This is a predicted structure of a 1513-nucleotide RNA (small-subunit ribosomal RNA) from a soil metagenome.
The coordinates come from a structure-prediction model, not an experiment, and the mean pLDDT is 84.
Its Rfam family is "Bacterial small subunit ribosomal RNA". Its family is annotated with structural constituent of ribosome and ribosome in the Gene Ontology.

[in-house]
RNA sequence: AGAGUUUGAUCCUGGCUCAGGACGAACGCUGGCGGCGUGCCUAAUGCAUGCAAGUCGAGCGACGAAUAGGUGCGGGUAACCAAACCUAUUACGGAGCGGCGAACGGGUGAGUAACACGUGAGCAACCUGCCCCGCAGACCGGGAUAGCCCAGGGAAACUUGGAUUAAUACCGGAUAUUCUCCUUUAACCACAUGAUUGUUGGAGGAAAUGCUUUUGCGCUACGGGAUGGGCUCACGGCCUAUCAGCUUGUUGGUGGGGUAACGGCCUACCAAGGCGACGACGGGUAGCUGGUCUGAGAGGACGAUCAGCCACACUGGGACUGAGACACGGCCCAGACUCCUACGGGAGGCAGCAGCAGGGAAUUUUGCGCAAUGGGCGAAAGCCUGACGCAGCAACGCCGCGUGGGGGAUGAAGGCCUUCGGGUUGUAAACCCCUUUAGGGAGGGACGAAAUUGACGGUACCUCCAGAAUAAGCCCCGGCCAACUACGUGCCAGCAGCCGCGGUGAUACGUAGGGGGCAAGCGUUGUCCGGAAUCAUUGGGCGUAAAGAGCGCGUAGGCGGUCCGGUAAGUCUGCCGUGAAAGCCAGGGGCUCAACCCUUGGAUGCCGGUGGAUACUGUCGGGCUAGAGUCCGGAAGAGGCGAGUGGAAUUCCUGGUGUAGCGGUGAAAUGCGUAGAUAUCUGGAGGAACACCGGUGGCGAAGGCGGCAUCCUGGACCGAGAUUGACGCUGAGGCGCGAAAGCUAGGGUAGCAAACGGGAUUAGAUACCCCGGUAGUCCUAGCCCUAAACGAUGAAUACUUGGUGUCUGGAGUUUAAUUCUCUGGGUGCCGUCGCUAACGUUUUAAGUAUUCCGCCUGGGGAGUACGCACGCAAGUGUGAAACUCAAAGGAAUUGACGGGGACCCGCACAAGCGGUGGAGCAUGUGGUUUAAUUCGACGCAACGCGAAGAACCUUACCUAGUCUAGAAUGCCUCUGACAACUCCAGAGAUGGAGCCUCUUGGGUAAAACCAAGCAGAGUGCAAGGUGCUGCAUGGCUGUCGUCAGCUCGUGUCGUGAGAUGUUGGGUUAAGUCCCGCAACGAGCGCAACCCUUAUCAACAGUUGCUAACGCGUAGAGGCGAGAACUCUGUUGAGACUGCCGUUGAUAAAACGGAGGAAGGUGGGGAUGACGUCAAGUCCUCAUGGCCUUUAUGUCCAGGGCUACACACGUACUACAAUGGCCGGUACAAACCGUUGCAAACUCGCAAGAGGGAGCCAAUCGGAGAAAGCCGGUCUCAGUUCGGAUUGGAGUCUGCAACUCGACUCCAUGAAGCUGGAAUCGCUAGUAAUCGCGGAUCAGCAUGCCGCGGUGAAUACGUUCCCGGGUCUUGUACACACCGCCCGUCACAUCACGAAAGUGGGUUGUACUAGAAGCGGUCGAGCUAACCUGCGCAAGCAGGGGGCAGACUUCCACGGUAUGACCCAUGAUUGGGGUGAAGUCGUAACAAGGUAGCCGUAGGAGAACCUGUGGCUG
Repeated sequence: AGAGUUUGAUCCUGGCUCAGGACGAACGCUGGCGGCGUGCCUAAUGCAUGCAAGUCGAGCGACGAAUAGGUGCGGGUAACCAAACCUAUUACGGAGCGGCGAACGGGUGAGUAACACGUGAGCAACCUGCCCCGCAGACCGGGAUAGCCCAGGGAAACUUGGAUUAAUACCGGAUAUUCUCCUUUAACCACAUGAUUGUUGGAGGAAAUGCUUUUGCGCUACGGGAUGGGCUCACGGCCUAUCAGCUUGUUGGUGGGGUAACGGCCUACCAAGGCGACGACGGGUAGCUGGUCUGAGAGGACGAUCAGCCACACUGGGACUGAGACACGGCCCAGACUCCUACGGGAGGCAGCAGCAGGGAAUUUUGCGCAAUGGGCGAAAGCCUGACGCAGCAACGCCGCGUGGGGGAUGAAGGCCUUCGGGUUGUAAACCCCUUUAGGGAGGGACGAAAUUGACGGUACCUCCAGAAUAAGCCCCGGCCAACUACGUGCCAGCAGCCGCGGUGAUACGUAGGGGGCAAGCGUUGUCCGGAAUCAUUGGGCGUAAAGAGCGCGUAGGCGGUCCGGUAAGUCUGCCGUGAAAGCCAGGGGCUCAACCCUUGGAUGCCGGUGGAUACUGUCGGGCUAGAGUCCGGAAGAGGCGAGUGGAAUUCCUGGUGUAGCGGUGAAAUGCGUAGAUAUCUGGAGGAACACCGGUGGCGAAGGCGGCAUCCUGGACCGAGAUUGACGCUGAGGCGCGAAAGCUAGGGUAGCAAACGGGAUUAGAUACCCCGGUAGUCCUAGCCCUAAACGAUGAAUACUUGGUGUCUGGAGUUUAAUUCUCUGGGUGCCGUCGCUAACGUUUUAAGUAUUCCGCCUGGGGAGUACGCACGCAAGUGUGAAACUCAAAGGAAUUGACGGGGACCCGCACAAGCGGUGGAGCAUGUGGUUUAAUUCGACGCAACGCGAAGAACCUUACCUAGUCUAGAAUGCCUCUGACAACUCCAGAGAUGGAGCCUCUUGGGUAAAACCAAGCAGAGUGCAAGGUGCUGCAUGGCUGUCGUCAGCUCGUGUCGUGAGAUGUUGGGUUAAGUCCCGCAACGAGCGCAACCCUUAUCAACAGUUGCUAACGCGUAGAGGCGAGAACUCUGUUGAGACUGCCGUUGAUAAAACGGAGGAAGGUGGGGAUGACGUCAAGUCCUCAUGGCCUUUAUGUCCAGGGCUACACACGUACUACAAUGGCCGGUACAAACCGUUGCAAACUCGCAAGAGGGAGCCAAUCGGAGAAAGCCGGUCUCAGUUCGGAUUGGAGUCUGCAACUCGACUCCAUGAAGCUGGAAUCGCUAGUAAUCGCGGAUCAGCAUGCCGCGGUGAAUACGUUCCCGGGUCUUGUACACACCGCCCGUCACAUCACGAAAGUGGGUUGUACUAGAAGCGGUCGAGCUAACCUGCGCAAGCAGGGGGCAGACUUCCACGGUAUGACCCAUGAUUGGGGUGAAGUCGUAACAAGGUAGCCGUAGGAGAACCUGUGGCUG
């Protein structure tokens, strides 16, 4: 730091996804050790049990215990023991009165959007126990009460009465200031109320001579400090406007009350304020912060542990006590829940530490200790302390260590792969040498503590000993992204973060081997930041990608010309304060290092104070005129409104003329017309719109505005001065205007025309076309408020090269001419720089800048739902989410396509000739049938195709019968026979028997032996397969197409895909050639070179030829001879637009001509570019993989491939007289022949038979060419046409013609009389017609491949059909139009909306209700202290005071009624999304076949159609 993903490819826009870091985590697999941290994020759910707040006897009384002493009932001989009592002592015990603490510490985050928190200020409006300092004091008295005891009640909790008693408990009085209050007055200060210091007079208020016996600790008042708290203010930090208005104690005042204290904090009265677009009020969410994570930063997200603050303590309310609470382990009341109960009543609150249940993906021990730190009490010793210190559990995190180190090649074995050679695992192992961290054993043994005191702990640490011993996994390996093979699987199973893998060769699934990464962990999931400049302050955009409001006026706000002066708010700066600690960064230090910890410094603000600076902004004051306005004079204009007026045309009406049609269309029909239309003429009525002029001309802010004249009226522009003096720009809300359609009311209605009716078209036609036709279109008044309301481009200002039109002003010079020049304002075109993704834009910016407003943030869902506002309605404005996809999109590129355009070509059409389609037959195919009818080929480019030839064979199919290393081949081993032949069985294969016992060469005396051959057997390696996959392949082939194309190098252009070249002007059969040109060249194609044919020459003459000469025959190149001719064959020549003329750019070339056998590639052939069709072929062959191996192989017999209701293709023969038949007669080419062609001759009607000369072929043979010509006959008929079919008789081939051959003869004599729609071939030696030959082949062509004979017609031309080429255009296509794609309907599924309602939550209002409690009033009841009176006294009475009780204000829970909001649910219903091949149509993309789209209205199964206005996308 980027990467993947939209496309055939490209650039851009834009979303999605990944790589990084982090975590209080969880889950999966795995797991050696230690250190330091961390550990209920969910149910603020409920809790068993234990513990978490006590302490003080130096405040008090009483009781108990122990000890000591004394007395000594009693016991004992005695010493002595010892009840009971007394005194004293005690680090003793439980309870009580009293004091202090319990408001700290600890927990949690429910509530809270708030002065709750943070930062900074303020309190002249406050309090503060314990602590510190200072000052002064503590005098005289009194009455109670708990405990204990007695007597009751109760199950218990607890409680009632009586008697008695103490205090540092309580009370009265005295005294007292620098205390408090009232009052008089002064000084000084300040920020309004005031503070401070004095002053006059008055009023009021304390205490515990307690405890201790030493060093003291306590008590009271006042002042000060410290600490802690309370209150106030400024600023800061969440979402929502689909919450826009909120508020009655509300805002303020006065009086009063209340508080520690200000204050509507409370109350009475008065006033009517207060808050809000700088977001009040409402709703949702949330403890806040230091900080944590991330990030380059700015930011974003979070708020566990630690620290500060706040809030809460079962839920709600309340106060009491106290310095402090409205109190977690206090009280009262209400409620829910749990527990106890004797049913009468009671008890309780783990969000303390452990722990339990529950919830959950998930979070620990009912541990040890107060040794340390800290806290409470105490004079202290000390006690208490689940704070805390430690230990335990958990890889939950961070950090550190280990699982060994060195050597070791036969590169072991095994695994895996393999091209079978090997490679790899791999120095890895084994093996040798060595070490011992952790762990184990043994020994020693801390710091933490300043004297005592150590839970941790016999721990850390140190030393010694033994021994490689006890210790490695997880994820990944298609790209991103580092790492590849095999097997299995076969769109299955599965994977997947995105793109995407898997349909038989999967580096993507599963396994294995190997490899990569990290490592006591590794992956996955979740969440946050990053990447994301994808909310853009740093740092984005809005012509076409999402995005400029339809337009204007204007409020708030924002911004604002020029000069001078003041000020110093913004701004900049020095200093001061603050910014807690921890954290972060840096230096140093401590644990062996690190994590961790300690220490020092630094850093951190939109904060406060103070001093300074004054350029800019603000503000105040004063000027200026360049911005903006005003005045004067001109000139243009469909600018607006009102009321008039004119002619043309349509329609209608009246009348005339006139007669059969008119009208309409692609063609028609509906319609109109003999009741007189259309046409034409005269007259009239009425409404609407204004031809020509008319123009990228004008005007207006936009919508929009068009006959003429006129009333009223707005704005822009020009000219010259004068004047005001920044008065300006923009503009959230707001207000106004706003095409068409539509709505309301009333008019009007000629034409046009949604709806509707009818006619056509069509498969249908709710359309397009036609005939009618109503709303509407028009007017008046009022609504509606939307458009592709577009320049898809907000407004304003300034600046930045030019050219050329046009409209309208002004000025100058001047001309033949308003001709030219200059200068304003508008409106167009072209275009430089720049900008842009490109297209494009370019002084009328989309350039360069500034200001202000509006708007955008992936596609769909959706401009939908809900809510609200507006509207008569239609609807408009505002405007989501769930869910779903990985794209949607812009511009440009190359193709392909178009019922787009231009040009060109082709037997493509046209012009012709002959066919096919009808008949019969042949052949192939489909279908059907069958045991099998083997297989393949399927538009052109399958179908007389593979097959150049199925009776057996072929043969692959079927039936039946055999064989199993096999029917064939190679190698190896063995044997020496096997085979042939004969016989038997059998359908045959085969089996059995007989017969036969190898050959050759070498070698040897002969053998043995060796080699080769042949044959058989054996065994193994290996076979075999016309089984599958032509979509795994090679090769070959078809096709577009013998069409003229297809590319490359360098250069240039473009961000790029790509373009250029190859386009253009001509020309050609041709990308053939010429010219031009940012191209210059080149390659594969074209052409030429090759073969053949047409002419000639040279050479060569046998088997061919025969002119001259000779011989010779019935005739004949038959013979001698010849080499002239034909011919054969080899080598050459020839044709090149070369020559002439015309046209053309002078070119290329075209046209005409000459010459020539041939003339413009002479005719024909071979030759097939890059590529397309997953075209055809695994059954020619080859071949990967798969399948089969007593069978899918092999052998064999028979059958089948020849079936037959049908359908199609391709041929043949015909339908006849241009013919048939009979007779006679003429002329070819090419080819074939020894397993052969076969002559003469003989026989047969013939097929053919016999025969065998000749010929390995210019020699002999096949071989007679046929049409033709000559003559005859038939005479238009199902025939002397036609020959199918059938009967009979034969011939030939062959082992064999039944299924199933060809041919011959005799007989038979079917359909058929020229063929519907449609369709094929052919442009010259062609079509047509005629015969001949060959391959295959024993036999079997009407097929196929060749050969020659006879031998035409027509082509105006390129509009149309088909195919192709080039250029161009559109495109939503790229699997490329056999493309893409829209909507209804049907089915499945998902989320959402509506809905009679139903359930729940929150909340408002009204009324009701009223516990506890504070306050108030009463208080006849009860009552110690004080006062008064009486009494000797005890006491009594009264008063004051207190209490119970009653009433009452306020008020929690609750109740009733009625609203609001939210959530859930709901029969039914609505649209939406998604889904494999469903149904109906074809709306859109090409002119998409009616151009499309926008708004609106109506209609229709559906896409849609139609009307009206608008846009060009």